Predicted 3D model of a 389-nucleotide RNA (Bacterial RNase P class A) from a bacterium. It was read from a public genome assembly, where an Rfam model found it. The prediction has a mean pLDDT of 76. Rfam family: Bacterial RNase P class A. Rfam's curators write: Ribonuclease P (RNase P) is a ubiquitous endoribonuclease, found in archaea, bacteria and eukarya as well as chloroplasts and mitochondria.

RNA sequence: CCAGACGGCCGGAUGACCGCGGCCGCCCGCGAGGGCGGUCGAGGAAAGUCCGGGCUCCACGGAAAGACGGUGCCGGGUAACGCCCGGCGGGGGCGACCCCAGGGACAGUGCCACAGAGAACAGACCGCCGGUCGCGGCGACGCCGCCGGUAAGGGUGAAACGGUGCGGUAAGAGCGCACCGCGGUCCCGGCAACGGGAACGGCACGGCAAACCCCACCGGGAGCAAGACCAAGUAGGGGCGGCGCGCCGGCAGCGAUGCCGGCAGGCAGAUCCGGCCGAGCCGCCCGGGUCGGUCGCGCGAGGCGCCCGGUAACGGGCGUCCCAGAUGAAUGGUCAUCGCCCGCCGGCAACGGCGGGGACAGAACCCGGCUUACAGGCUGUCUGGCCCA
Numbered sequence: 001c002c003a004g005a006c007g008g009c010c011g012g013a014u015g016a017c018c019g020c021g022g023c024c025g026c027c028c029g030c031g032a033g034g035g036c037g038g039u040c041g042a043g044g045a046a047a048g049u050c051c052g053g054g055c056u057c058c059a060c061g062g063a064a065a066g067a068c069g070g071u072g073c074c075g076g077g078u079a080a081c082g083c084c085c086g087g088c089g090g091g092g093g094c095g096a097c098c099c100c101a102g103g104g105a106c107a108g109u110g111c112c113a114c115a116g117a118g119a120a121c122a123g124a125c126c127g128c129c130g131g132u133c134g135c136g137g138c139g140a141c142g143c144c145g146c147c148g149g150u151a152a153g154g155g156u157g158a159a160a161c162g163g164u165g166c167g168g169u170a171a172g173a174g175c176g177c178a179c180c181g182c183g184g185u186c187c188c189g190g191c192a193a194c195g196g197g198a199a200c201g202g203c204a205c206g207g208c209a210a211a212c213c214c215c216a217c218c219g220g221g222a223g224c225a226a227g228a229c230c231a232a233g234u235a236g237g238g239g240c241g242g243c244g245c246g247c248c249g250g251c252a253g254c255g256a257u258g259c260c261g262g263c264a265g266g267c268a269g270a271u272c273c274g275g276c277c278g279a280g281c282c283g284c285c286c287g288g289g290u291c292g293g294u295c296g297c298g299c300g301a302g303g304c305g306c307c308c309g310g311u312a313a314c315g316g317g318c319g320u321c322c323c324a325g326a327u328g329a330a331u332g333g334u335c336a337u338c339g340c341c342c343g344c345c346g347g348c349a350a351c352g353g354c355g356g357g358g359a360c361a362g363a364a365c366c367c368g369g370c371u372u373a374c375a376g377g378c379u380g381u382c383u384g385g386c387c388c389a
Stems, first nucleotide, its partner, number of pairs: 001385010012338007020041009043360001047371002050369005055223004060274004068219005073087005088102001089100004103214002108212002110208003125154002127150006134143003162180006181203001182201002185198005227295004237286007246263007265277003302321008340357007
């Protein structure tokens, strides 16, 4: 210097004029409201709504079973996760690095089209070898048919029932041997996934589970338009249907009835334990009123700086800061200058001139992630190449 890999950060500045929202203080106003001053005021994705939570409401909670859904190697992080970190195994790349819906095919079911002889314990198309009848030939031998052996060679296919080599054989074959591969056993290392080694071996127990399924672990439902309160107002309206309104005891009472305790029965799904309800409730149709205000609504699994532990994710300690809360929805408009980048021209250069560009994009309960979008710019580390240019 060229090419690449993995990260981090920025993504405008200044001035003038006019104009916004929250909070605080002062002043004016009966009030509605207004004036002045101070201070704060959109994102790395605010997006997608894909995960996980906090929070709110719903009598159900724990154990457990089932249905449905989710995750899927090991270890760690975290409030948690389908996320993140580290490792293992497999694949891609010269490499830095990147990718993997990564448990189980001997629990069961299913599929592997077409081609091909044959696709799970199958199979002989072209072949190879041996024998035999017949024919040809002096002979060696050759040809046709039949019988037997064979799967090493060729072909088909995404994939052919281990691979390469040597020996052996009539020709072949793990038939035998060496190495690789596969299998279980043992030893060593590692928390583990796994890795390494040794001897042995019937030398074969295809693939697909991002097919159904099996196994392990996790999961109640809704959601801020959740929900709480205030004010106002009508019609505590009308009709239909269903279930239930049960029992015992005590106290008060003239009685109606009221209070307390218990049982039957019931409460999102066998059962057990605990808790709750134990009397009116539920569903449908028609109709009426309010469609106002306050809270929820910003102190947090919070931001920033430093130190310590840890390979890291992250955790701990100390210090410091408060950093939007709107509700038809606020931070904008105009002008000027500068800065950054790109192209062209001039110039040795510094620089000057002209033209162009300024991305993706706006909170609405809040966090932790993932995914997607992004003009232009700065920068760190590493890899490969050129080789002093």